[in-house]
Context: one part of a larger RNA
RNA sequence: GGCAUACGGUGGAUGCCUUGGCACCAGGAGCCGAUGAAGGACGUGGGAGCCUGCGAUAUGCCUCGGGGAGCCGGCAACCAGGCUGUGAUCCGGGGAUUUCCGAAUGGGGUAACCUGGCACCUGUCAUGGGGUGUCGCCGCCGUCUGAAUGUAUAGGGCGGUUGGUGGGAACGCGGGGAAGUGAAACAUCUCAGUACCCGCUGGAAGAGAAAACAAAUUGUGAUUCCGUGAGUAGUGGUGAGCGAAAGCGGAGGAGCCUAAACCGUGCGCGUGUGAUACCCGGCGGGGGUUGCGUGUGCGGGGUUGUGGGAGCGCCCAGCUGGGUCCGCCGGCCUGGCGGGGAGUGAGAAACCGUGUGUGUAGCCGAACGAUCUGGGAUGGUCGACCGUAGACGGUGAGAGUCCGGUAGGCGAAACGCAUGCGGCUCCCGGGCGUUGUCCCGAGUAGCACGGGGCCCGUGGAAUCCCGUGUGAAUCUGCCACGACCACGUGGUAAGGCUAAAUACUUCCUGGUGACCGAUAGCGGACUAGUACCGUGAGGGAAUGGUGAAAAGUGCCCCGGUGAGGGGUGGUGAAAGAGUACCUGAAACCGUAUGCCU
Numbered sequence: 001g002g003c004a005u006a007c008g009g010u011g012g013a014u015g016c017c018u019u020g021g022c023a024c025c026a027g028g029a030g031c032c033g034a035u036g037a038a039g040g041a042c043g044u045g046g047g048a049g050c051c052u053g054c055g056a057u058a059u060g061c062c063u064c065g066g067g068g069a070g071c072c073g074g075c076a077a078c079c080a081g082g083c084u085g086u087g088a089u090c091c092g093g094g095g096a097u098u099u100c101c102g103a104a105u106g107g108g109g110u111a112a113c114c115u116g117g118c119a120c121c122u123g124u125c126a127u128g129g130g131g132u133g134u135c136g137c138c139g140c141c142g143u144c145u146g147a148a149u150g151u152a153u154a155g156g157g158c159g160g161u162u163g164g165u166g167g168g169a170a171c172g173c174g175g176g177g178a179a180g181u182g183a184a185a186c187a188u189c190u191c192a193g194u195a196c197c198c199g200c201u202g203g204a205a206g207a208g209a210a211a212a213c214a215a216a217u218u219g220u221g222a223u224u225c226c227g228u229g230a231g232u233a234g235u236g237g238u239g240a241g242c243g244a245a246a247g248c249g250g251a252g253g254a255g256c257c258u259a260a261a262c263c264g265u266g267c268g269c270g271u272g273u274g275a276u277a278c279c280c281g282g283c284g285g286g287g288g289u290u291g292c293g294u295g296u297g298c299g300g301g302g303u304u305g306u307g308g309g310a311g312c313g314c315c316c317a318g319c320u321g322g323g324u325c326c327g328c329c330g331g332c333c334u335g336g337c338g339g340g341g342a343g344u345g346a347g348a349a350a351c352c353g354u355g356u357g358u359g360u361a362g363c364c365g366a367a368c369g370a371u372c373u374g375g376g377a378u379g380g381u382c383g384a385c386c387g388u389a390g391a392c393g394g395u396g397a398g399a400g401u402c403c404g405g406u407a408g409g410c411g412a413a414a415c416g417c418a419u420g421c422g423g424c425u426c427c428c429g430g431g432c433g434u435u436g437u438c439c440c441g442a443g444u445a446g447c448a449c450g451g452g453g454c455c456c457g458u459g460g461a462a463u464c465c466c467g468u469g470u471g472a473a474u475c476u477g478c479c480a481c482g483a484c485c486a487c488g489u490g491g492u493a494a495g496g497c498u499a500a501a502u503a504c505u506u507c508c509u510g511g512u513g514a515c516c517g518a519u520a521g522c523g524g525a526c527u528a529g530u531a532c533c534g535u536g537a538g539g540g541a542a543u544g545g546u547g548a549a550a551a552g553u554g555c556c557c558c559g560g561u562g563a564g565g566g567g568u569g570g571u572g573a574a575a576g577a578g579u580a581c582c583u584g585a586a587a588c589c590g591u592a593u594g595c596c597u
Base pairs, nucleotide, nucleotide: 001596002595003594004593005592006591007590008589009588015582016545017544020516021515022513023512024511025510026509027508028507029505030504031167032166039101040100041099042055043054044053046079047078049075050074051073061095062094063093064092065091066090070083071082072081106115107114108113116135117134118133119132120131121130122129136165137164138163139161140160141159142158143157144156145155171202172200173199174198175197176196182189186237212220213219224251225250226249227248228247234242235241255497256496257495258441262300263299264298265297266296267295268294269293270292271291277290278287279286280330281329282328283327284326285325305475307440308439309438310437311434312433313432314431315430316429318337319336320335321334322333323332324331339428340427341426342425343424351423352422353421354420355419356418357417358416359415360414362410363409364408368383369382370381371380372379384401385400386390392404393403394402446470447469448468449467450466451465452464456482477492478491479490480489481488532539533538552581554568555567556566557565558564
């Protein structure tokens, strides 16, 4: 020195465990913000720090409920001082306070800082000072003023504004919009209208009440979603690929408001007249530009495809008050009662009362003993009991009957949600006929060219959308039915609103797992988006386990009045469980013995 065996050290694998994750399901909730959000900075406790809570009223204040004996949050003990059956701590509803930054909004600024104006209060002899409120921009409304330029407009001033601004995981709609890739290369094509960027909204969004589909002389009847139709019909360097619809079966179910014609009225402009227009018609009286045309605002009217409406004519319409220049008659307008209908969800829009259900705290809740082993009984044995409860967790080993719970049942002063009723609010003439007249959404439809989007890559290419140009018709009209034409059939564009069925899950509650178990599972079970790295955008860790319970080791010795260790003893079931703490593998380092060299 090597090998072997034994015993140690080191080390932290393995086993077991779980406070943390992952995935999914069901229900709830689904926006927050100038009444200042999300997110932060700085403070705040008797005693340093971090986390949690809170905001100069600062680990909290008031109030209403719950609850019932301890409490002054966690790491985390200790000391000091307090609170509490006059009900604390704690839990829930409502309210108060809520520094500074941040859309950040008086101005500035290197976020959490600096510095103003105005009004009022306050302090000083006075100045400086302190406090409360207010002062951003844009939009909208009203009003005044007012250029080039006459009317006007732009612009400006003042007042008002519970309008906007910023944030949010995914879902939604819109505007832009790749490439790797596939085609076994590659260019049309594909990936894909995907990723990504931007804008905007809502709890959902979007779509939506037929200028639809279909069919061939049958029919359906807004939209959305699911299944099927169907990998079909198609499309396609007819390659790779892409890929419908009707129909049928289901979920859900809802329909409405305007524009125009016509009437009334306000305003602007034009025009008109002296009695003749006009003032609802007739008769009589009275008034005197109130007229007519046109544009525009408001109110009525009207909303459809067996075409509808206006206008015109006719018929039927409860009681009552007022108005229409005056009187009578007729007509018209309007208010009330009665009757009917509807409603906060589009179709107008606020609430109040009451009942029920539900959410936000809670409460009740059955049934076991002996004995053995053991440190400990939940284990063994014996004998019982409950069960609308034998889910689960905890308790010194494995508990239906020990604890919390579980099944089942009960409960709200306050606030919210849902729903019923009442109050409340809103609406209400109908029918028939009609021919000539009027209206039925215009730079629109269509067309040409260039594109996009549809299963559809320009094709015979309809339908839908955009750009440039051109440019109709009003029901004897117009559009569609896959070029186009005829016939036939369906519909009525060029305005708008609309719940549900559908998508998603930051968040709350409950639950489940042939999901993980500390190099796993979220990056994060531990001070975690922390430490640390980077100018920055950004990148981004590691570290779990004594014991049932700290019962966390008195005294002596060595040592620096250390750190640490030793002895003896104590605790404990165990200390070879001693905080470097469960188990404690291997590499690696030793000690002892044997063998070999």
RNAcentral holds the full RNA, with entries from ENA and SILVA.
Predicted 3D model of a 597-nucleotide part of an RNA (large-subunit ribosomal RNA, domain I) from Thermomonospora sp. CIF 1.
Rfam family: Bacterial large subunit ribosomal RNA.
Model confidence (mean pLDDT): 81 of 100.